[in-house]
C1' cells in the first nucleotide's frame, strides 16, 4: 500500500488544562512537592511623540466586513463574503512491500466565550496566576520531505 472481516467508549478527539510520588479520605476529591505544559504583569535599548468615553486592554483559532430584520446608544437574530482553527483513530485476517515520523492540496463535518476596571508597548532580573470544561458509533482521495535500516 491494497483486499476482506468484525466491531470497537478500559478506545479516540478539542483544550495549556497533564503525569509521578506521599498524606487524608470510599473511585471521585482534598493537600503537600517534583516534573511538565500554558498565560499574566514587569528595565535597558528600540518603538511610540499623541494618545486620552468614540475608553483602553487580556486570554482564545474564533477576528473583519456587509445585507435584512428586532431594537433604536451598546446591542440581539438570520444570511452572504474574507480571514483563522480542528477532526477524518485504531484492530484481526490475506497479498504485496524496508520501518517510523511529517508536511501540503482537494473533499467533507464542525468551530466561541470569558475576563481586567479607567489601567497595562516590547522588556532581563523579578513577581505572579491556571491545569478547567467539552465532544464522539464515523473513521475520504491526492501528492511531497525527513530520519533510521537493508543490499549493492
Nucleotide at each position: 500500500a491494497c483486499u476482506u472481516c468484525a466491531a470497537u467508549a478500559c478506545g479516540g478527539c478539542c483544550u495549556a488544562a497533564a503525569c509521578u510520588u506521599g498524606g487524608g479520605a470510599a473511585u471521585a476529591c482534598u493537600c503537600a512537592a517534583g516534573u511538565a505544559c500554558g498565560g499574566a504583569g514587569g528595565a535597558a535599548c528600540c518603538a511610540a511623540u499623541c494618545u486620552u468615553u468614540u475608553g483602553g486592554g487580556g486570554u482564545u483559532a474564533a477576528u473583519c466586513u456587509u445585507g435584512c430584520g428586532c431594537a433604536a446608544u451598546c446591542g440581539c437574530g438570520c444570511g452572504g463574503g474574507a480571514g483563522g482553527g480542528a477532526u477524518g483513530a485504531g484492530g484481526a485476517a490475506g497479498u504485496c512491500a524496508c520501518u517510523u515520523c511529517u508536511c501540503u492540496g482537494c473533499c467533507a463535518u464542525c468551530c466561541u466565550a470569558c475576563c481586567c476596571g479607567u489601567c497595562a508597548g516590547c522588556u532581563a532580573a523579578c513577581u505572579u496566576c491556571g491545569u478547567c470544561g467539552g465532544c464522539u458509533a464515523a473513521a475520504g482521495c491526492a501528492g511531497g520531505g525527513a530520519a533510521g535500516g537493508u543490499c549493492a